[in-house]
RNA sequence: GCCAUCUUAGCUCAGUUGGAAGAGCGCGUGACUUGUAAUCUCGAGGUCCCCGGUUCGAUUCCGGGAGAUGGCUC
Numbered sequence: 001g002c003c004a005u006c007u008u009a010g011c012u013c014a015g016u017u018g019g020a021a022g023a024g025c026g027c028g029u030g031a032c033u034u035g036u037a038a039u040c041u042c043g044a045g046g047u048c049c050c051c052g053g054u055u056c057g058a059u060u061c062c063g064g065g066a067g068a069u070g071g072c073u074c
Stems, first nucleotide, its partner, number of pairs: 001072007010025004019056001027043002030040002049065005
């Protein structure tokens, strides 16, 4: 330099045909317990990497940029 894949909650990751975002773990609250752990209930937590375009409407489609991983080449 070229190609492919990826970027979504604190972490690991889903998200189908565009209708407006979820799970597990973690965190907080309450229940249970003499107390702790475990278990259960409820809750908080999001610039869906950035910019632009298409659309009534974009995490999703298109263009550009940034970053990560792998491969190829020198």
The RNA shown here (transfer RNA) has 74 nucleotides and comes from Spirochaetes bacterium ADurb.Bin110. The sequence is in RNAcentral, with records from ENA. Its Rfam family is "tRNA". It is annotated as a transfer RNA. Its mean pLDDT, the model's own confidence on a scale to 100, is 81.